[in-house]
């Protein structure tokens, strides 16, 4: 310096145009128990940036960023 792939709750990951953006985990409430742990309800918290396309983007297109490989 070329090429390829990735970026969504803290954390691991779903979502392939129109979803109230989902689940496990964590975190908070109550409840349950003498306590605590474990269940249980309930509940808070995310699209990596800036443009295009489009009625309409987390999906699609460019650039930037950032992380992983390969070639040189």
């Nucleotide at each position: 310096g070329g090429g390829u792939c990735c970026a969504u709750a803290g954390u691991u990951c779903a979502g392939c145009g129109g979803c109230u953006a989902g689940a496990a985990u964590a975190g908070a409430a109550c409840a349950c128990u003498c306590u605590u742990a474990a269940u249980g309800u309930u509940u808070u918290g995310a699209c990596c940036u800036c443009g295009g396309u489009u009625c309409g983007a987390u999906u699609c297109c460019g650039a930037g960023u950032g992380g992983a490989c390969c070639c040189a």
The RNA shown here (transfer RNA) has 72 nucleotides and comes from a Pseudomonadota bacterium. The prediction has a mean pLDDT of 82.